[in-house]
RNA sequence: UCGUACUAGAUGGGGCGCCUGGGCCGCCCUGUACCCGAAGUGCUCAAUAUGCGGGAUUGAAUUCCCAUCCCAGGCCCAGCGCAGCGCGCUUGAUUGCAUGUGAAAGGCGUUGAGGACCGGGUCCUGCGCGGCAGAUGCUUCCGAACCCCGUCAGAUCAGGAAUGAAGCAGCGGUAAGGUGGCCUCUCUGGGUGACGCAGGGGAGCCUGGCCUGAGCCGGAAGCCUGCAACAAGUUUGUCAGCGGGAGUCAAAGAUGGGUGUACGA
Numbered sequence: 001u002c003g004u005a006c007u008a009g010a011u012g013g014g015g016c017g018c019c020u021g022g023g024c025c026g027c028c029c030u031g032u033a034c035c036c037g038a039a040g041u042g043c044u045c046a047a048u049a050u051g052c053g054g055g056a057u058u059g060a061a062u063u064c065c066c067a068u069c070c071c072a073g074g075c076c077c078a079g080c081g082c083a084g085c086g087c088g089c090u091u092g093a094u095u096g097c098a099u100g101u102g103a104a105a106g107g108c109g110u111u112g113a114g115g116a117c118c119g120g121g122u123c124c125u126g127c128g129c130g131g132c133a134g135a136u137g138c139u140u141c142c143g144a145a146c147c148c149c150g151u152c153a154g155a156u157c158a159g160g161a162a163u164g165a166a167g168c169a170g171c172g173g174u175a176a177g178g179u180g181g182c183c184u185c186u187c188u189g190g191g192u193g194a195c196g197c198a199g200g201g202g203a204g205c206c207u208g209g210c211c212u213g214a215g216c217c218g219g220a221a222g223c224c225u226g227c228a229a230c231a232a233g234u235u236u237g238u239c240a241g242c243g244g245g246a247g248u249c250a251a252a253g254a255u256g257g258g259u260g261u262a263c264g265a
Stems, first nucleotide, its partner, number of pairs: 001265006009058003012030005020046005034055004064258006073249003077245001080243003084239001085237002088234005094229005100223002106217003114212002117209006123200006129193002132189004137182003141178002148173004156165003
């Protein structure tokens, strides 16, 4: 150096999350890297931890191990820039609404404007009275084939007869019930009242009495004040996004280095 048979190793790795910690199932990145089974109220381990159980392939190098470079991506930190959202503040020849002020016309006013004081009503509660409706009560009429009453022709029954008994139809009456009337009394009810009494309430409106004595109503534009909307500016935020930055971990890739055993030639 070559050949054969093996062995360590390899058949993916990383970030985040979870965890006292290592790993795995989870999510994401890288990109192609065997199969089966269990795993979130989890599974398996203990700094000797870098998964567990069962199988298969490959195998000392393109493939295993180490270092360096480069860097996808993640995590984290501070706060820079940009635009957003929320809260607050300020401003406005802005818009709308409300109060006040407010020119003129007009209207009211010494037959009393406006105001002060005292009262009444409107409102609420209770009671009474009235009205309405219903019940009860009184009353008219109707109202029972038999199983209600009275009177009971005929017929029936008892009797020798006199007479007696039960009793249908008819006639008269009544019960339950129905119907009309009266409301004198009693009870109940309300979407009941130009009613009365008592209490409460007093903002507004209406109104009476009394005092005072000259104003009051109206209302364009503008203005003052308040509220809301809109716009602009600004402050702020455990708010959320993008870009850039510091730190940290780091896949893939590139370069360099390292690593067996036995037998034979």